[in-house]
RNA sequence: AUUUAUAUCUGAGCGCCAGAACUUUAAAUAGUUGACGAGGUUAGUAGUUAUCGAAUUUUCGGCGGGUGCUACUACGGCUGGUGGGUCGUAAGGUAUACUACAAAUAAUAAAAUCGAGAUUAUGACAAAAGGUAUGCUGUCACUUAU
Numbered sequence: 001a002u003u004u005a006u007a008u009c010u011g012a013g014c015g016c017c018a019g020a021a022c023u024u025u026a027a028a029u030a031g032u033u034g035a036c037g038a039g040g041u042u043a044g045u046a047g048u049u050a051u052c053g054a055a056u057u058u059u060c061g062g063c064g065g066g067u068g069c070u071a072c073u074a075c076g077g078c079u080g081g082u083g084g085g086u087c088g089u090a091a092g093g094u095a096u097a098c099u100a101c102a103a104a105u106a107a108u109a110a111a112a113u114c115g116a117g118a119u120u121a122u123g124a125c126a127a128a129a130g131g132u133a134u135g136c137u138g139u140c141a142c143u144u145a146u
Stems, first nucleotide, its partner, number of pairs: 014064004019060001020033004036053003042074007075088004080143004092137008107122004
């Protein structure tokens, strides 16, 4: 350095199940389903039905958590200091046009399972954030250290 095996971690559209639906069974027991990915965290407190699309027999219903948003405070960026504004380390906002990116479902196949159902493989398709271009708009006041 490589290969194999085992364990742990890579953790939040995430976990759970008293309802419901489904499977098994003579019945009970027992079991299954219960959100598909994209995107997303300065710190604290409080509030809150927490962004985007995909798919539609329950992705119904409920509980918990939570990276969203709002308010306040602290820290930080926008040349130093103070105040204001705005944003969050890629550290102004907004509009329009163009543009990139997914998984599941469905289908087919595979081994296991009594079964519901789950797993794996094949392959297709988003939106928002993002990127590019353009327009509009904010980038202040005082101070004057560099």
A computed fold for a 146-nucleotide RNA, annotated as glmS glucosamine-6-phosphate activated ribozyme aptamer. Rfam family: glmS glucosamine-6-phosphate activated ribozyme aptamer. Rfam describes the family as follows. This entry contains a glucosamine-6-phosphate activated ribozyme that is found in the mRNA for GlmS. GlmS is an enzyme that uses fructose-6-phosphate and glutamine to generate glucosamine-6-phosphate. Rfam classes the family as a riboswitch. The sequence was found by an Rfam model in a public genome assembly.